[in-house]
């Protein structure tokens, strides 16, 4: 940089001790212990794996789609709140001075694969 995904799911203990939820605003979480590190546990199914179907084939395989359920001492990831909500654009209803409630798309960030 490109592509895919996100209203689901899953935590205890030890060390330590004040922050954390990317950013900004909001709203939350936190001495009944934040973040971090360690141990063990769990969730999920992106990659890998197994398997089924279809297509192509130079018969080696390749490509597309579905399924399984964690297969394997597999590679990652994740385990408050929808990615906590909004932020930019378009738009509906209500209200009436700039708001409330909703819908769609984008952006950003996150994770994976390349």
């Nucleotide at each position: 940089c490109u592509c895919a995904u996100g209203c689901a799911g899953a935590g205890u203990g030890g060390c330590u001790g004040a922050g954390g939820g990317a950013c900004u605003g909001g709203c939350c979480c936190g001495a009944u212990g934040a973040a971090g590190c360690c141990a063990c546990g769990g969730c999920a199914a992106c990659c890998g794996g197994c398997u089924c179907c279809g297509a192509a084939u130079g018969c080696g395989u390749u490509c597309g789609g579905g399924g399984c359920g964690a297969c394997c001492a597999g590679g990652u990831g994740c385990c408050a709140a929808a990615u906590c909500c909004a932020g930019c654009c378009c738009u509906g209803a209500c209200a009436g001075g700039u708001g409330u409630c909703g819908g769609g798309g984008a952006a950003a960030a996150a994770u994976g694969a390349g």

SAM riboswitch aptamer (S box leader) from a soil metagenome, 114 nucleotides, folded computationally. Of the family's consensus pairs, 91% are formed in the model. The prediction has a mean pLDDT of 79.